[in-house]
RNA sequence: GCCUUCAUAGCUCAUGGGUCGAGCAGCGCUCUCGUAAAGCGACGGUUCGGGUUCGACUCCCGAUGGAGGCU
Numbered sequence: 001g002c003c004u005u006c007a008u009a010g011c012u013c014a015u016g017g018g019u020c021g022a023g024c025a026g027c028g029c030u031c032u033c034g035u036a037a038a039g040c041g042a043c044g045g046u047u048c049g050g051g052u053u054c055g056a057c058u059c060c061c062g063a064u065g066g067a068g069g070c071u
Stems, first nucleotide, its partner, number of pairs: 001070007010024004018054001027041004047063005
């Protein structure tokens, strides 16, 4: 220098055109003499900039960062 791949919640991962979900963690409540466990609830996110589309996390282009490969 070129190619492939990845980027979604604090962490690990879903969702691949029609309002982004789960587990764990953290927070609140219930339960308990108290703690833990358990149950319930709320909060919290699509790396960035363009394009296509009625509509984009999703498709296309580029940038940034990570991983792998070729030379």

Predicted 3D model of a 71-nucleotide RNA (transfer RNA) from a Polyangiaceae bacterium. Its mean pLDDT, the model's own confidence on a scale to 100, is 81. Taxonomically the source falls in Polyangiaceae (Bacteria, Pseudomonadati, Polyangia, Polyangiales). It matches the Rfam family "tRNA". About the family: Transfer RNA (tRNA) molecules are approximately 80 nucleotides in length.